[in-house]
RNA sequence: CUCACUGGAGAGAGGCGCACCCGACGGUGCGCCCACCGAAGGGGCAAGCGCCCGGCGCGGCUGACCGCACCGAACGCAAAUCUCUCAGGUAAAGCGGACAGCGAG
Repeated sequence: CUCACUGGAGAGAGGCGCACCCGACGGUGCGCCCACCGAAGGGGCAAGCGCCCGGCGCGGCUGACCGCACCGAACGCAAAUCUCUCAGGUAAAGCGGACAGCGAG
């Protein structure tokens, strides 16, 4: 990393319209609007590291110059269950589900 099994949360049974199914109740799909969720996926951020510029101290023979440390700025890399809510999701069932356990490759 992959496969199988098991566990696995959150949030409107929202409003309107169209189409289809149905004898009806009702159901399904799509579109728009409002309200929400974070645990498919995706975006963002820290310490730290790197690079570079400036300041400052020490040392290398004075200087040019070089090295190291410290302070500050810019840029790059950089995590999550944090954060964003693009995507996805919001009765039950079903599907999905980060992550975890067990087994195998």
A computed fold for a 105-nucleotide RNA from a soil metagenome, annotated as Glycine riboswitch aptamer. The coordinates come from a structure-prediction model, not an experiment, and the mean pLDDT is 83. Its Rfam family is "Glycine riboswitch aptamer". Its family is annotated with glycine biosynthetic process in the Gene Ontology. RNAcentral holds the sequence, with entries from MGnify.